[in-house]
This is a predicted structure of a 76-nucleotide RNA (transfer RNA) from a Candidatus Rokuibacteriota bacterium. Lineage of the source: Bacteria > Bacteria candidate phyla > Candidatus Rokuibacteriota. The same sequence occurs in records of 2 taxa. Its Rfam family is "tRNA". Rfam classes the family as a transfer RNA. Its mean pLDDT, the model's own confidence on a scale to 100, is 81. The sequence is in RNAcentral, with records from ENA.
RNA sequence: GGGGGCGUAGCUCAGCUGGGAGAGCACGUCGUUCGCAACGACGGGGUCGGCGGUUCGAAUCCGCUCGCCUCCACCA
Numbered sequence: 001g002g003g004g005g006c007g008u009a010g011c012u013c014a015g016c017u018g019g020g021a022g023a024g025c026a027c028g029u030c031g032u033u034c035g036c037a038a039c040g041a042c043g044g045g046g047u048c049g050g051c052g053g054u055u056c057g058a059a060u061c062c063g064c065u066c067g068c069c070u071c072c073a074c075c076a
Base pairs, nucleotide, nucleotide: 001072002071003070004069005068006067007066010025011024012023013022019056027043028042029041030040031039049065050064051063052062053061
């Protein structure tokens, strides 16, 4: 330098047919208990890596770009 993959909640990830932003764990409150754990109910939390474009509408499609992983090439 070239190809491919990944980036979504604090963590692990789903969403791949363009229209609701979600799950589990974690966290908070309440209940149960003498108390803790466990369990149950409810709740908070996200500019979907960044910028721009297409579209009535973008996490999803296109371009550029940043970071990580991987393969190839190059150099000495």